[in-house]
Parts: sequence; C1' cells; structure tokens
RNA sequence: AGCAGAGUAGAUGUCUGCGCGUAAAGUGCUGCCGGAACGGGGAGUUGUCCGGCGGACGAAAGACAGGGGUUUUCCUGUUUGCGGUGCAGGCGUCGCAUCCCGCUGUU
Repeated sequence: AGCAGAGUAGAUGUCUGCGCGUAAAGUGCUGCCGGAACGGGGAGUUGUCCGGCGGACGAAAGACAGGGGUUUUCCUGUUUGCGGUGCAGGCGUCGCAUCCCGCUGUU
C1' cells in the first nucleotide's frame, strides 16, 4: 500500500411479563422553540431521538357479579376483546448519514 472483516448507539419484526386507555390519553401526521446521542478516537448534517407549546385527523366495545337510583340509567369489581397503546426482558433482521484516523486477518 492492496483485499477481506469485526464492533456501537439505534431502528424494526416477533414472543413473554407487568401496566395504561376504552369517561380517548396514547400511537401515527404536522408547525415553532430548546436539548441530547450518533462503531475505539476526532468532526458531524438538511438525518435520528427526547422535552415544551400548538395544529389537523381520529378509535370498539361486550359478558358476568355486586351496589345505588323515580324502570330505559349510573357506580364498582372480574373477565373477553379493542388500541398503528407504555415499559422491561428473550430471540431474529438491519445498522457507524457522511468524512478522517484506528482495530483484526491476509498479501
């Protein structure tokens, strides 16, 4: 010097557990402001994530038991569902935006 490769944060799928909502928060989309992280080192975005204040859109309830009330209604609990639902863990897949250097193997 050439060639090959490894490794992070994170993203995503699925399973399990524990929750939340179903009196609609959350999720998804979006505007503004602020912040953070981004292979071992350095730099780092128009990308990613988080927080705050907004905007548009928008949903699935049922059964059983008990109780209250001036029947049709309300409350509580259990349970089955539902939600592009939250957190944690297992497994699979993808994976440094990009630039420079480094690491392992080999010639």
A computed fold for a 107-nucleotide RNA, annotated as THF (Tetrahydrofolate) riboswitch aptamer.
The prediction has a mean pLDDT of 75.